[in-house]
Small-subunit ribosomal RNA, 5' domain from a metagenome, 546 nucleotides, folded computationally. Its mean pLDDT, the model's own confidence on a scale to 100, is 83.
Context: one part of a larger RNA
RNA sequence: GAACGGACGCUGGCAGCGUGGAUUAGGCAUGCAAGUCGAACGUAAGCCACGGUGUAGCAAUAUAUCGUGGUGAAAGUGGCGAAAGGGCGAGGAACGCGUGGGCAAUCUACCUCUGGGAUGGGGAUAACCUGCCGAAAGGCGGGCUAAUACCGAAUAUGGUAACCUGACGCAUGUUGGGAUUAUCAAAGGCGGUGAUCUUUCGGGACCUGUCGCCUGGAGAGGAGCCCGCGUCCUAUCAGCUUGUUGGUGAGGUAACGGCUCACCAAGGCUUACGGGUAGCUGGUCUGAGAGGAUGGUCAGCCGCACUGGGACUGAGACACUGCCCAGACUCCUACGGGAGGCUGCAGUCGAGGAUCAUUUGCAAUGGGCGCAAGCCUGACAAUGCGACGCUGCGUGGAGGAUGAAGGCCUUCGGGUUGUAAACUCCUGUCAUUCGGGAACAAUAGCGGGAGGGCUAAUAUCCCUUCUGAAUGAUGGUACCGGAAGAGGAAGCACGGCUAACUCUGUGCCAGCAGCCGCGGUAAUACAGAGGUGGCAAGCGUUGUUC
Numbered sequence: 001g002a003a004c005g006g007a008c009g010c011u012g013g014c015a016g017c018g019u020g021g022a023u024u025a026g027g028c029a030u031g032c033a034a035g036u037c038g039a040a041c042g043u044a045a046g047c048c049a050c051g052g053u054g055u056a057g058c059a060a061u062a063u064a065u066c067g068u069g070g071u072g073a074a075a076g077u078g079g080c081g082a083a084a085g086g087g088c089g090a091g092g093a094a095c096g097c098g099u100g101g102g103c104a105a106u107c108u109a110c111c112u113c114u115g116g117g118a119u120g121g122g123g124a125u126a127a128c129c130u131g132c133c134g135a136a137a138g139g140c141g142g143g144c145u146a147a148u149a150c151c152g153a154a155u156a157u158g159g160u161a162a163c164c165u166g167a168c169g170c171a172u173g174u175u176g177g178g179a180u181u182a183u184c185a186a187a188g189g190c191g192g193u194g195a196u197c198u199u200u201c202g203g204g205a206c207c208u209g210u211c212g213c214c215u216g217g218a219g220a221g222g223a224g225c226c227c228g229c230g231u232c233c234u235a236u237c238a239g240c241u242u243g244u245u246g247g248u249g250a251g252g253u254a255a256c257g258g259c260u261c262a263c264c265a266a267g268g269c270u271u272a273c274g275g276g277u278a279g280c281u282g283g284u285c286u287g288a289g290a291g292g293a294u295g296g297u298c299a300g301c302c303g304c305a306c307u308g309g310g311a312c313u314g315a316g317a318c319a320c321u322g323c324c325c326a327g328a329c330u331c332c333u334a335c336g337g338g339a340g341g342c343u344g345c346a347g348u349c350g351a352g353g354a355u356c357a358u359u360u361g362c363a364a365u366g367g368g369c370g371c372a373a374g375c376c377u378g379a380c381a382a383u384g385c386g387a388c389g390c391u392g393c394g395u396g397g398a399g400g401a402u403g404a405a406g407g408c409c410u411u412c413g414g415g416u417u418g419u420a421a422a423c424u425c426c427u428g429u430c431a432u433u434c435g436g437g438a439a440c441a442a443u444a445g446c447g448g449g450a451g452g453g454c455u456a457a458u459a460u461c462c463c464u465u466c467u468g469a470a471u472g473a474u475g476g477u478a479c480c481g482g483a484a485g486a487g488g489a490a491g492c493a494c495g496g497c498u499a500a501c502u503c504u505g506u507g508c509c510a511g512c513a514g515c516c517g518c519g520g521u522a523a524u525a526c527a528g529a530g531g532u533g534g535c536a537a538g539c540g541u542u543g544u545u546c
Stems, first nucleotide, its partner, number of pairs: 001546004006542005013393006019386002026349003030346003035080003040077002046071011087304003096231008106223003111219007119153001121151002128143006158184005163178006188211005194206001196205003232276003239269003244266008279301004283294004306327005329340004357383001359382003365379001366377004396426004406417004432483005446468008491535002493532002495516003501530005511518002
């Protein structure tokens, strides 16, 4: 000198863009942060319609109850999602990360393209009703019912395993072809009209559109595993290792492998082993560079989710707001037993020098579910707070000498503050106030028309195109125009380094100080004043890095 996720002191006008729990991975009240689908399924309450019965009434009707149908959507079964998104950096010196390769040793839901299929049956169970136990959380039994839930059977284009064979490869093998044997599937929903068939007259079959279902192949994206190289300090750590090193066989995995096991051999490693520290990287800061330091925000990877362990489900987890066990802690309890996990967004206590709102909205972008409408989304978009940082703007402009008054200095002549002020004439950024007033929003979705496709079809559905209506949290904000009027700021420094000097007070005192050093009666170094200098909504101090 530069820098910072800074802190502290004094001071503080506006705006834009960023940024803000670095310490206790300490404990957490409260609310929200993952749902969605009725076009998979049966049904409850409620509501509506029709019918039967009872009551009141002369009747219309009212009301109660039962049945049928519709609507409905709490809860439930089922599907997909919940492994993403969001947070944090405790652990870890490691194939964790970075980089370059490999898998002839692998998996892959949703998505895209493509081949083939979808036949025919069965038994349950939740919800619901009911009995019981329990303070509760919840649990046990009996009865009824459905499915794209579950389970057999059929079929196998194919897949997998075994067998034969061509080509290729250094090779365990890869790839192509062949026959036989074994084994492995499925589910329906919604819409449409017409000829025929059927019907309990509601409909169903057939046909057709669409969303799904099963089984292959290819792709895309994703994941897993292996290897070379690089990746902090320490020898006041010198030897370490028994599943250890290798082999054979078996098991296990999606997959190779001591990954695990049995047997055999006795190997293997050398800054190893031990200790300390640390998430890694793109980057960031500094520096002429080489280097040094660093890894907050943003992006990629890894790890973690009260602490420790475990598996289940699933395409994917050994799973932040899933399950089980143990532990610590907190809460409820009828003392028998239960409930919980903010390292999500806000917020709170604690510790600390120190770090914000218990805000608004799904309008946009993205994600989940759904045919869709749409629902959910503390992701995200916004607003708020903090001079925490960077950037921009303002605190006025022009004229104005009697060089006023006052202050300070003085050689008493004057000098200086100083065009500074007063005064005159203007301007109106910003702030204030009044009025107008956006873009982000339509090439998405919805409705209508036209054309094309599908089709037996002018239905339906799909595609293209034209067109209509609606949708904004921020926000009456940004921005634009009008009005009035000069109303708003400090700090630090002035001996040298280092830009900027005099007077008074003090008298080795009081004090200053980054270093050298000032102060003991003429202090440009202390304190005050005037003047001056630099920076300026900041300035200085402190801490850390270069």